[in-house]
């Protein structure tokens, strides 16, 4: 100077109220376990700002990465 920040993880959603996969609980199968099925929990870093409406634009801060001196 510059790029990121979204569940526990890994990824979507360019302005209309946030989607999934894996994890994780619980049922049902099963002698038991595994393994499939169904549900069910859980997220927009932080503070302001523009808008009818922000994860989204826009500013500061923090935190990480890369850079130049």
């Nucleotide at each position: 100077g510059g790029a990121u920040a979204u569940a526990g993880u890994u990824u979507a959603a360019u302005g209309g109220u946030a989607a999934a996969a894996c994890a994780u609980a619980a049922a049902u199968c099963u002698c038991c376990a595994a393994a499939a099925u169904u549900u069910a929990u859980a997220a927009u870093a932080u503070u302001g700002g523009u808008u009818c409406a922000a994860u989204u634009c826009c500013a500061a801060u923090u935190a990480u990465c890369c850079g130049c001196g």